Large-subunit ribosomal RNA, domain I from an Ignavibacteriota bacterium, 598 nucleotides, folded computationally. The source organism's lineage runs through Bacteria, Pseudomonadati and Ignavibacteriota. Model confidence (mean pLDDT): 80 of 100. Its Rfam family is "Bacterial large subunit ribosomal RNA".
[in-house]
Context: one part of a larger RNA
RNA sequence: AGCAUACGGUGGAUGCCUUGGCACAAAUAGACGAUGAAGGACGUGAUUACCAACGAUACGCCACGGUAAGGUGGAAAUAACCUAAUACCCGUGGAUUUCCGAAUGGGGCAACCCACCUGAAGUAAUGUUCAGGUAUUUUUCGUUUGAAUCCAUAGAACGAAAAAAGAAAACCUAGGGAAUUGAAACAUCUUAGUACCUAGAGGAAAAGAAAACAAAAGUGAUUUCCUUAGUAGUGGCGAGCGAAAAGGAAAAAGCCUAAACUGUUCAACAUGUUAAAGGUCGUAACCGUUGUGUUGACAGGGUUGUGAGAUGUUUUCGGACUGAAUUACGAAUAAGUCGAGAAGUUAAAAACUAUAAUAUUAGUUGAAGAUUCUGGAAAGUUUCACCAUAGAGGGUGAUAGUCCCGUAAACGAAAAUAUUAUAGCUUCUUGGAAAACAUUCUCAAGUAGCACGGAAUAAGUGGAAGUCUGUGUGAAUCCAGCAGAACCAUCUGCUAAGGCUAAAUACUCAUUUGUGACCGAUAGCGCAUAGUACCGUGAGGGAAAGGUGAAAAGAACUCCUAACAGGAGAGUGAAAUAGUACCUGAAACCGUAUGCUU
Numbered sequence: 001a002g003c004a005u006a007c008g009g010u011g012g013a014u015g016c017c018u019u020g021g022c023a024c025a026a027a028u029a030g031a032c033g034a035u036g037a038a039g040g041a042c043g044u045g046a047u048u049a050c051c052a053a054c055g056a057u058a059c060g061c062c063a064c065g066g067u068a069a070g071g072u073g074g075a076a077a078u079a080a081c082c083u084a085a086u087a088c089c090c091g092u093g094g095a096u097u098u099c100c101g102a103a104u105g106g107g108g109c110a111a112c113c114c115a116c117c118u119g120a121a122g123u124a125a126u127g128u129u130c131a132g133g134u135a136u137u138u139u140u141c142g143u144u145u146g147a148a149u150c151c152a153u154a155g156a157a158c159g160a161a162a163a164a165a166g167a168a169a170a171c172c173u174a175g176g177g178a179a180u181u182g183a184a185a186c187a188u189c190u191u192a193g194u195a196c197c198u199a200g201a202g203g204a205a206a207a208g209a210a211a212a213c214a215a216a217a218g219u220g221a222u223u224u225c226c227u228u229a230g231u232a233g234u235g236g237c238g239a240g241c242g243a244a245a246a247g248g249a250a251a252a253a254g255c256c257u258a259a260a261c262u263g264u265u266c267a268a269c270a271u272g273u274u275a276a277a278g279g280u281c282g283u284a285a286c287c288g289u290u291g292u293g294u295u296g297a298c299a300g301g302g303u304u305g306u307g308a309g310a311u312g313u314u315u316u317c318g319g320a321c322u323g324a325a326u327u328a329c330g331a332a333u334a335a336g337u338c339g340a341g342a343a344g345u346u347a348a349a350a351a352c353u354a355u356a357a358u359a360u361u362a363g364u365u366g367a368a369g370a371u372u373c374u375g376g377a378a379a380g381u382u383u384c385a386c387c388a389u390a391g392a393g394g395g396u397g398a399u400a401g402u403c404c405c406g407u408a409a410a411c412g413a414a415a416a417u418a419u420u421a422u423a424g425c426u427u428c429u430u431g432g433a434a435a436a437c438a439u440u441c442u443c444a445a446g447u448a449g450c451a452c453g454g455a456a457u458a459a460g461u462g463g464a465a466g467u468c469u470g471u472g473u474g475a476a477u478c479c480a481g482c483a484g485a486a487c488c489a490u491c492u493g494c495u496a497a498g499g500c501u502a503a504a505u506a507c508u509c510a511u512u513u514g515u516g517a518c519c520g521a522u523a524g525c526g527c528a529u530a531g532u533a534c535c536g537u538g539a540g541g542g543a544a545a546g547g548u549g550a551a552a553a554g555a556a557c558u559c560c561u562a563a564c565a566g567g568a569g570a571g572u573g574a575a576a577u578a579g580u581a582c583c584u585g586a587a588a589c590c591g592u593a594u595g596c597u598u
Stems, first nucleotide, its partner, number of pairs: 001597009015583001016547002020519002022516007029508002032166001039100003042055003046078002050074002061094006070082003105114003115134007136164010171202001172200005182189001186236001212219002223250004233241002254500003257444001261300003265297007278287002280331006305478001307443004311438007319338004339430006352424010363411003369384002373380001385402002387391001393405003449473007457466001480495005534541002554582001557569004
């Protein structure tokens, strides 16, 4: 020095465990904010560095409910206290809530500085302190002003009231919009209208009641799924891209305006005082800037494709009553009251209240076992029992239906919230409806269409329909217009250029409940908690780290030693080779002892 055996050290694999994660399902919710949010800074404890909680009323205050014998958080210890006059704890509602932050009196290097106005405290007075107010924009209203341009108008200033702003994981709509990549290069193309940026909204959003599909037969708003179908197509006809009708399901819901016409409503402008028009109608009187015309507002009317509506005439049907308009008489109408019917807060109008039920936010009741042996410990074992609408699960000194928490089942709310139902309440109809005939009027205009340039439709401009649009042109009103994949005819379907609309659908920052041929500490979220330590000027990047024991019983006391290090005894414990560098304790690596070989 090597090999072997034994015993150790080091190291932290493996096994077992789980406080933490992951995925999914169902339900809820998708909140919040100028009444100051989200997120922070600084404070608040007897002692208090951190976390959590709270805010100068500061580890908390008040009320109402629940529960309860202990309590003063995580988190020990000591002190001092609270508590059956109900503390602590749980839930509901309220009070307080410094400073920053949209931050909003002005400023500012966030958590700071400096003001003004009103009121109050204090002072002889000033200084000081306290409370409230003072940002911007938009809309409405008011006051004062005020151009081109005389009146006026636009505009301006001031005041009052209301609203907005900011935050937010994904989902949604809209406005912008790449490249890597693929095409085995690359330019059209693809990646992709993706990523990303911006704006906006909602619990969903968007879409939506046919100027739709279809094809000789028919359907009847939209949305989503299955299928059609990797089909028809498109494509440097390369790479690739890629429908729709029909069929089957989910869910189902339909409506309101514009226009014609009417008005004894309102406003503005023009015209009119030469005397007429006119004042609901008829007769008589009376009045005379009341009128007439245009425009606008408001109210009625009207909303459709077998075209519809308006206007006029006629016919039929339809509760009761009151009843104005310069005066008198008569008439009719507008309007109103009662009755009858219908609907409604989720669209077609819109607030709220009461009652009831259900659910959520605390909780409550909840069956049944003893023993022998082993052991440190019984839940194991033995013997004999019991409960079960409960033998899910967890804990307890090893493996417990009957020890504890629970489980099955049943019950529960002073207060708040949500949903549903009923009633109040509100609205609508009856006040008109139907039919026939007739003439005229209306039926969404710089729109449809066309040309050129683009975009988007599965479709790259093509023979390219239908959709959107920049530029230029530019119709028709039912004997009309659009579509049916160039275009034309016939036929068929529909009625654009205004608007609203639940459900079926998408998502999960979050809450509750539950599940797992999900992980088990190099795994599972980056985090068994941490966006911490640390790195970076910054944007940003971003860890490692779990396990004594049933119970600290965490080793009194003695000794060695320079020693508050470490160890040897003693003691605890079932065990200390379980001693806080603590379960198990592999290998590499390092030793000690013995044997063999050289």